[in-house]
RNA sequence: AUUUCAUGAAGAGUGGCUGAGGGACGGGCCCUGUGACGCCACGACAACCGGCUCAAGCAAUUUGAGACAUCGGUGUCAACUCUCGCUCACCUUAAGUGGUGGGGAACAUGAGAU
Numbered sequence: 001a002u003u004u005c006a007u008g009a010a011g012a013g014u015g016g017c018u019g020a021g022g023g024a025c026g027g028g029c030c031c032u033g034u035g036a037c038g039c040c041a042c043g044a045c046a047a048c049c050g051g052c053u054c055a056a057g058c059a060a061u062u063u064g065a066g067a068c069a070u071c072g073g074u075g076u077c078a079a080c081u082c083u084c085g086c087u088c089a090c091c092u093u094a095a096g097u098g099g100u101g102g103g104g105a106a107c108a109u110g111a112g113a114u
Base pairs, nucleotide, nucleotide: 001114002113003112004111005110006109007108008107013042014041015040016039017038021031022030023029025085026084027083028082043077044076045075048073049072050071052066053065054064055063056062081106086103087102088101089100090099091098
């Protein structure tokens, strides 16, 4: 970098440095000199993976359940992934005009493959 699978309505911030942008992209909307983004320190949240316990299984590098956040590896800590974007159904409108729901795409994180 490409690709596969799972998850994305929950949860969790203070201080220091710096100094103007940020929320992936486009529209909207929002955050921001009462200090954004980033970095650092400390803190917090969270069971994705390993490990642990229990069960299933002849067995396994298998499957299921569970506890743990100082056992280890990641991740996260404004707004549902902030919202819409493509499509389908239903309702609605003068009108893809507005709404609700499903799917998809994209993105993020984890685990695996190349």
A computed fold for a 114-nucleotide RNA from an Acidobacteriota bacterium, annotated as SAM riboswitch aptamer (S box leader). Its mean pLDDT, the model's own confidence on a scale to 100, is 82. The source organism's lineage runs through Bacteria, Pseudomonadati and Acidobacteriota.